[in-house]
Context: one part of a larger RNA
RNA sequence: GCCAGGGAGUUCUGGGUUGUGGCAAAGCGAAAGCUGAAGCGAAAGCAAGAAGCCCGCAGGAAACGAGGGGCGACCUUGUAAUAAGGGUUCAGUCACAGCCCAGAGACCCGAAGCCCGUGCGAACUAGGGCGGGGCAAGGUGAAGCCAUCCAACAGGAUGGUGGAGGCCUGAUACCAGUGUUGGUAUAUCCACUUGGGUGACCCUGCUCUAGGGGUGAUAGUCCAAUCGAGCCGGGCGAUAGCGGGUUCCCCCUGAAAUUGCCCUAAGGCAAGCGUCGCUGGAGCACACCAUAGGGGUAGAGCACCGACUGGGGAGUAAGGGGAGUAAAAUCCUCUCUUCCCUAUCGAACUCCGAAUCCUAUGGUUGCGUAGAAGGCGGCAGUGGGGUUCUCCGGGGUAAGCCUGGGGGCCCUUAGCGGAACGACGCUACGCUGGGUUAAGGACCCUAAAUGCUAGCUAAGUGUGAAUCUUAAAGAGGGCUUUCUCCCAAGACAGCUGGGAGGUAGGCUUAGAAGCAGCCACCCUCUAAACAACGCGUAAAAGCGGACCAGCCGAGGAGGAAGUCCUCAAAAAUUUACGGGGCUAAGCUAGCUUCCGAUACCCAGCCCCUCUUCUCGAAGGAGAAGAGAUGGAGUAAGGGGGCGUCCGGAUGGCUGAGAAGCUAGGGCUUGAGCUCUAGUGGAGCUAUCUGGAAUGAAUAUCCUGGC
Numbered sequence: 001g002c003c004a005g006g007g008a009g010u011u012c013u014g015g016g017u018u019g020u021g022g023c024a025a026a027g028c029g030a031a032a033g034c035u036g037a038a039g040c041g042a043a044a045g046c047a048a049g050a051a052g053c054c055c056g057c058a059g060g061a062a063a064c065g066a067g068g069g070g071c072g073a074c075c076u077u078g079u080a081a082u083a084a085g086g087g088u089u090c091a092g093u094c095a096c097a098g099c100c101c102a103g104a105g106a107c108c109c110g111a112a113g114c115c116c117g118u119g120c121g122a123a124c125u126a127g128g129g130c131g132g133g134g135c136a137a138g139g140u141g142a143a144g145c146c147a148u149c150c151a152a153c154a155g156g157a158u159g160g161u162g163g164a165g166g167c168c169u170g171a172u173a174c175c176a177g178u179g180u181u182g183g184u185a186u187a188u189c190c191a192c193u194u195g196g197g198u199g200a201c202c203c204u205g206c207u208c209u210a211g212g213g214g215u216g217a218u219a220g221u222c223c224a225a226u227c228g229a230g231c232c233g234g235g236c237g238a239u240a241g242c243g244g245g246u247u248c249c250c251c252c253u254g255a256a257a258u259u260g261c262c263c264u265a266a267g268g269c270a271a272g273c274g275u276c277g278c279u280g281g282a283g284c285a286c287a288c289c290a291u292a293g294g295g296g297u298a299g300a301g302c303a304c305c306g307a308c309u310g311g312g313g314a315g316u317a318a319g320g321g322g323a324g325u326a327a328a329a330u331c332c333u334c335u336c337u338u339c340c341c342u343a344u345c346g347a348a349c350u351c352c353g354a355a356u357c358c359u360a361u362g363g364u365u366g367c368g369u370a371g372a373a374g375g376c377g378g379c380a381g382u383g384g385g386g387u388u389c390u391c392c393g394g395g396g397u398a399a400g401c402c403u404g405g406g407g408g409c410c411c412u413u414a415g416c417g418g419a420a421c422g423a424c425g426c427u428a429c430g431c432u433g434g435g436u437u438a439a440g441g442a443c444c445c446u447a448a449a450u451g452c453u454a455g456c457u458a459a460g461u462g463u464g465a466a467u468c469u470u471a472a473a474g475a476g477g478g479c480u481u482u483c484u485c486c487c488a489a490g491a492c493a494g495c496u497g498g499g500a501g502g503u504a505g506g507c508u509u510a511g512a513a514g515c516a517g518c519c520a521c522c523c524u525c526u527a528a529a530c531a532a533c534g535c536g537u538a539a540a541a542g543c544g545g546a547c548c549a550g551c552c553g554a555g556g557a558g559g560a561a562g563u564c565c566u567c568a569a570a571a572a573u574u575u576a577c578g579g580g581g582c583u584a585a586g587c588u589a590g591c592u593u594c595c596g597a598u599a600c601c602c603a604g605c606c607c608c609u610c611u612u613c614u615c616g617a618a619g620g621a622g623a624a625g626a627g628a629u630g631g632a633g634u635a636a637g638g639g640g641g642c643g644u645c646c647g648g649a650u651g652g653c654u655g656a657g658a659a660g661c662u663a664g665g666g667c668u669u670g671a672g673c674u675c676u677a678g679u680g681g682a683g684c685u686a687u688c689u690g691g692a693a694u695g696a697a698u699a700u701c702c703u704g705g706c
Stems, first nucleotide, its partner, number of pairs: 001706006011104013026035003039046002052071004059064001073088005107245004114235004119231002126209009135199001137169003140165001144161007174196003179192002182190002211227001213223002248641006258271005272382002274379006283367003287364008299352001300350002305346003310341006318335006385410003389407007415426003430605007440595003443580003449592001451591006462582002474567013494551005500524003505519003530545001533544003606631002608627008642695001644692010660679008
């Protein structure tokens, strides 16, 4: 891991509520007694008399009208008295059943921990006691001693001898544990390496110290792979606001991730939102339109407040600078104040001011006697939300970032489209069949026109709605529209010719002749020709250009706007238009047809809700009809069923073969039911009713098998 079996809301007591049944001003209990028939008040205490009237649901021809509502009356608290609060005009009680709450282990499993004990441990390890054992081979050479010498009181020197030391080197004796990206999936193990190796050395037998205790050259170390308090047993089913799990089916409805408070923030309580029942008895509500109000946002503006540009006029108490003076006076200027013109800004500015929005009334519309709104009660869940969807904010350089508000969506939602893709587009779902469309598409993969008309693109641009798959300053090229100018008195381009004289203008300069530079830039002849636009020369020369004529014969030149395209443009597989591929199968504008969903339409069926009728004592059962605008669904609420085991009553099957098992057929929306055959060889089962240790895929679940 798989298979089989086991495996989680139970039981008791008390309470609440709903339903059913018995009896009923009583009910229950053997009884004491409990609940009910009277309440109000903190308490002392007082205590529903005479007395009703009106509206009105169901129903009814009407009168009326249980329940319901209003007024009144009554009891009580309260007040000086009112007001105001609670109650009264009569229904309970007991049992059983469902749901829920509380106390108990309280749906099951799970801690780390806390406490207790004449409990068990020093076979590991720490330290101590008594006893025993071990340390290759070398080196160094303390004290002491001897000899000789010096000196002779002491002492000293030299040479030997001697063999000290937490001395030295060092061994696979032994101990330790420095390094290693060594060994291996690892290790406290091993390997190599390294340190100690006569000592505070190492090894060992016996023995002592015990859990808030020991032992400790001290690391909270070690005390049997367990130590900031051992192990075992017990309290114990500790507690867990945390984690995991929680077992059959169908039908109806269907959330919340918000607000307030909390030693509160992973949890609760109350409200909000869900569901179910009772009550109630006529209005309610989204939207739209109209009318009447509200407002200070977007925008805009500078009239206030604040910021902020330049110019002008006026002012001068004070201050800065300058002039002036012996010092002053005085003069100029700046700051400053004010006015005018001019140029801008503001969430906490407003002379103004929308759209949307809010309120009221009326209308339209929708819902509602097939029962709405409102009221009361049972049971919840939720109280970690998300969203590059859209609009409006705040923080941040930004973020698949943080934090708010309105709406949508996901969560709780499938289907189709977007290549794939929770929240993007379309659209929401009972079952079956047929048809039509939506978004999006129609060359092939791949359902549907290699459709039509008119343009554009030459870049594979593109073939990408967006979320989401980038791009700018700038530069260049097409096309379309438009404006201006030239043109048969001949434009534009090309070709042919001219392009002159004063003059080499003057100055400057070695030179300066149109063309280094400075100044000026005239006149003449002309069809036209610059005191010269460029190349060129040392300077000249020379070559073009402007300008003019001729040839030619029809459009030409420039600007602006729009659109398409190119460059700008760099990343690691040919990694991307989904792909193939495409010159349209790209882009723009238009037209027609088709494909395409659980959407829409049609038919049948199922379920649900409602109405009417029939039957029944009631719950309920059946039939017919309506639902155009009933059928999605997590948490959760409500309803109805299937199956297992064991009783009671009634009835059946079975050696002519029960249960179980295997295979096949049939039925039901489903849990499931049923039939046949084989196997098996002795019990089984239906209906009604009662009772449960009642349903398995998950819990690193438990036990067993493989």